The prediction has a mean pLDDT of 81.
Transfer RNA from Ramazzottius varieornatus, 73 nucleotides, folded computationally.
Lineage of the source: Eukaryota > Bilateria > Parachela > Ramazzottiidae > Ramazzottius.
Its Rfam family is "tRNA". Its family is annotated with triplet codon-amino acid adaptor activity in the Gene Ontology. It is annotated as a transfer RNA.
RNAcentral holds the sequence, with entries from ENA and Rfam.
RNA sequence: GCCCUUGUAGCUAAGUGGCUAUAGCGCUGGCCUUCUAAGCCAGAGGUCAUGGGUUCGACCCCCAUCAAGGGUG
Numbered sequence: 001g002c003c004c005u006u007g008u009a010g011c012u013a014a015g016u017g018g019c020u021a022u023a024g025c026g027c028u029g030g031c032c033u034u035c036u037a038a039g040c041c042a043g044a045g046g047u048c049a050u051g052g053g054u055u056c057g058a059c060c061c062c063c064a065u066c067a068a069g070g071g072u073g
Stems, first nucleotide, its partner, number of pairs: 001072007010025004018056001027043005049065005
């Protein structure tokens, strides 16, 4: 240089073009407990990498850019 894959919450991931984007762990509060852990309940937390395009409608499809990983000479 060329090719492929990936980018969604603090972390790890799900999400086959259609309602206000989900889960686990973590975090915060409460219940329980003599206290802690465990367990139970609730809550906060998101520019879906960035910018455009297609579409009535995009996390999802297309293009470019950026970043990470892999392959190749």